A computed fold for a 77-nucleotide RNA from an Armatimonadota bacterium, annotated as transfer RNA.

RNA sequence: CGGGGCGUGGCUCAGCUUGGUAGAGCGCUUAUCUGGGGGGUAAGAGGUCGCGGGUUCAAAUCCCGCCGCUCCGACCA
Numbered sequence: 001c002g003g004g005g006c007g008u009g010g011c012u013c014a015g016c017u018u019g020g021u022a023g024a025g026c027g028c029u030u031a032u033c034u035g036g037g038g039g040g041u042a043a044g045a046g047g048u049c050g051c052g053g054g055u056u057c058a059a060a061u062c063c064c065g066c067c068g069c070u071c072c073g074a075c076c077a
Stems, first nucleotide, its partner, number of pairs: 001073007010026004020057001028044006050066005
């Protein structure tokens, strides 16, 4: 330098193809059951969906540019 993949709650990841209320598991908080721990049950908090722009009534999703991580290749050594 060329090409591909990935970026979404604290963590691991769905959702994107086919635009229409942002989700799951684990974790966290509170209440409750238990003598306590562990565990069970119920409720709850937590998100600029990497950044900017565009299209649209409406964008995590489509389009363009950029950034970061990563893989392959080329180049140099």